The prediction has a mean pLDDT of 79. This is a predicted structure of a 120-nucleotide RNA (Glycine riboswitch aptamer) from Pseudoxanthomonas composti. It matches the Rfam family "Glycine riboswitch aptamer". Gene Ontology term of the family: glycine biosynthetic process. RNAcentral holds the sequence, with entries from Rfam.

[in-house]
RNA sequence: AGCACACACUCUGGAGAGACCGGUCGGCCCGUGACAAGGCCCGGCACCGGCGCCGAAGGGGCACGAAGCGCAGCGACACCGCGCUUUUAAACUCUCAGGCAGAAGGACAGAGGGGCGCGA
Numbered sequence: 001a002g003c004a005c006a007c008a009c010u011c012u013g014g015a016g017a018g019a020c021c022g023g024u025c026g027g028c029c030c031g032u033g034a035c036a037a038g039g040c041c042c043g044g045c046a047c048c049g050g051c052g053c054c055g056a057a058g059g060g061g062c063a064c065g066a067a068g069c070g071c072a073g074c075g076a077c078a079c080c081g082c083g084c085u086u087u088u089a090a091a092c093u094c095u096c097a098g099g100c101a102g103a104a105g106g107a108c109a110g111a112g113g114g115g116c117g118c119g120a
Stems, first nucleotide, its partner, number of pairs: 002118002005115001007114001009112005018051001020050005025043002027040003052100003058096001059094003065087007
């Protein structure tokens, strides 16, 4: 040089689902002597509560298989059979967390120069 890992970093792409409802508080408008009452496509990360929903940060759960043990069986052992335990994946599943305009975030994918390893 080349190969491999996917270890951070940078860039690019990257889905889903209420800009939901109520209360408090605040802001603004109107109003008043000053309040109050009334109003607002006001507040999205002001606080509290409620219902609905999404799965692709993170987290939990599961199969086949594998290993071990027990039972059964046998003259005995092994295989087979049954049961239990351990281990074990995901984009499946749960929805704890997170999220439900845009932005941000985002599993994953691609690229870049690095890093670790192999290597002439």